[in-house]
Context: one part of a larger RNA
Molecule: small-subunit ribosomal RNA, central domain
Organism: Capsicum annuum
């Protein structure tokens, strides 16, 4: 390699887009590359195989015959792939009518809170903790009232809900913008599906450059507490917010690659269509689309998954092949730097 796997054992790229290429709807008609079926050629001998034969038998040796899965020529078939050239309308897709929605970018406002400053009231604590204490307070703290600043976050509604490719998205408003979904069927005509490279987006954290800087605070520090205190307690420095830019990682998970068509229901939810009902808005019945829970057949080592499959099947693409060694080692390419990507092997059990 063949095979065989990939939720949990080793193994789905974090997520998309998309090139090359692989794959791919229905009718009808062409050619015959692919296929099929006939024939001829040609696949040295020597080997094998089969039928004679020689050595006393065999081994060995001679003769003759078969075979020879490729290639190449010829002459048909025409169902399937593919090719031509016409068409189709169910797959993609436009455009139309509606519709939810924390999708997205930009600016503008708002209130609660927490800290500070400022003033009043008061007049002895306050924090903290298992218990302390270091800290803050008669220079008047903590509490309470008023004020003004500042920064980050948006309490309730809030939910098994709801948009996005993932990541992630939540005060309200306003602009500008992407995608979804339902319905009528006008248009177009296969325009589809995955997709190595490629390219784009990617949480935290931690990097460069200017700002911010209320709370909250890694490391490390200072300061307590203890017998000791690498902790709980106080302080605080980066950092958390902003801009620009660079990093390219996660338990980036549903631990399940997309896309497609099929296989019992039953019970929610969220947006929509039709019906039905009403003054009207719901309820109620159906349709497709999401989005949960049960649970049949089938799968499964098993718990368990089950029309949103891990079932039944096709297409492509990533991936895995005993543990350590190895998130490593050299080399490359990427990066300011941390590092990231690719990635053997000796030995060893």
């Nucleotide at each position: 390699u063949u095979g065989g796997g990939c939720g949990u054992a080793a193994a789905g790229c974090a997520u998309c887009c998309g090139u090359a290429g692989g794959u791919g709807g229905c009718u009808u008609u062409u050619u015959a590359a692919g296929u099929c079926c006939g024939c001829c050629g040609u696949c040295a001998a020597a080997u094998c195989c089969c039928g004679g034969g020689g050595c006393u038998c065999a081994a060995c040796c001679c003769c003759g015959g078969a075979c020879g899965g490729g290639c190449g020529g010829u002459g048909g078939a025409a169902a399937c792939u593919a090719c031509c050239a016409a068409g189709c309308a169910g797959g993609a897709g436009u455009a139309c009518g509606g519709u939810a929605g924390g999708g997205g970018c930009a600016g503008a406002g708002g209130g609660a809170a927490u800290u500070u400053c400022c003033g009043g009231u008061g007049g002895a604590g306050c924090g903290g903790u298992g218990a302390a204490a270091u800290g803050c307070g008669u220079a008047g703290a903590g509490a309470u009232c008023g004020g003004a600043a500042a920064g980050a976050a948006c309490a309730c509604c809030a939910a098994c809900g709801g948009c996005g490719a993932a990541a992630g998205c939540a005060c309200u408003c306003u602009g500008c913008u992407g995608g979804g979904c339902c319905g009528a069927c006008a248009c177009c005509g296969a325009c589809a599906c995955c997709g190595a490279g490629a390219g784009a987006c990617g949480a935290a954290a931690g990097c460069u450059a200017g700002g911010g800087g209320a709370g909250c605070g890694a490391a490390u520090g200072g300061g307590a507490u203890u017998a000791g205190a690498u902790a709980c307690c106080c302080c605080g420095c980066a950092g958390u917010c902003c801009u620009a830019g660079a990093c390219g990682u996660a338990a980036a998970c549903g631990a399940u690659g997309u896309a497609u068509a099929c296989u019992a229901g039953g019970c929610g939810c969220u947006g929509u269509u039709c019906g039905u009902a009403u003054c009207g808005a719901c309820c109620c019945g159906u349709g497709a689309a999401g989005u949960g829970c049960u649970g049949u057949a089938g799968c499964u080592a098993a718990a368990g998954c089950u029309u949103u499959a891990a079932g039944u099947a096709u297409c492509c693409c990533g991936c895995c092949u005993g543990g350590g060694g190895a998130u490593a080692a050299c080399g490359u390419u990427c990066g300011c730097a941390a590092g990231a990507a690719u990635g053997a092997a000796a030995c060893u059990c």